Transfer RNA from an uncultured Bacteroidales bacterium, 74 nucleotides, folded computationally. The prediction has a mean pLDDT of 81. It matches the Rfam family "tRNA". It is annotated as a transfer RNA.
RNA sequence: GGGGACAUAGCUCAGCUGGCUAGAGCGCAGCGUUCGCAACGCUGAGGUCGCGGGUUCGAUCCCCGUUGUCUCCA
Numbered sequence: 001g002g003g004g005a006c007a008u009a010g011c012u013c014a015g016c017u018g019g020c021u022a023g024a025g026c027g028c029a030g031c032g033u034u035c036g037c038a039a040c041g042c043u044g045a046g047g048u049c050g051c052g053g054g055u056u057c058g059a060u061c062c063c064c065g066u067u068g069u070c071u072c073c074a
Base pairs, nucleotide, nucleotide: 001073002072003071004070005069006068007067010026011025012024013023019057028044029043030042031041032040050066051065052064053063054062
């Protein structure tokens, strides 16, 4: 220098060929249970979908550029 993969909640990840208010587990907060803790049950908070543009009635998803990580070739 060139090719490929990945980037979604604090962490690990899902999201089927574009369509409702973007989800799960763990974690976190509150409540119940207990003398208390743990465990368990219920409820809840938490997200500019790496960033910037474009296409579209509509984009996590398609297109272009760009940043970072991993990997292959030289």